[in-house]
Molecule: SAM riboswitch aptamer (S box leader)
Organism: uncultured Eubacterium sp.
RNA sequence: CUUAUCAAGAGUGGUUUAGGGACAGGCCCAUUGAUACCACAGCAACCUGCUCAGUGCAAGGUGCUAAUUCCUGCGGUUUUACCGGAUGAUGAG
Repeated sequence: CUUAUCAAGAGUGGUUUAGGGACAGGCCCAUUGAUACCACAGCAACCUGCUCAGUGCAAGGUGCUAAUUCCUGCGGUUUUACCGGAUGAUGAG
């Protein structure tokens, strides 16, 4: 850079210590220990393997395990909302 997906799903323990949720605003999480790292566990099925060729099975490589990508951001419409896009994340190339 191209392309696909993003409303579902899945947490405990140890270490650490004040911030964290990409960015801005909001809202939220956090000393009843967030975040980060490690261990184990789990979710899912993009790649992969198998296949009786399926809307199948497995789980080796990634990924993920608060909140829809937490919401909004730009545009449109029939404007308590919906649709598309952007941004970001992840996979494959």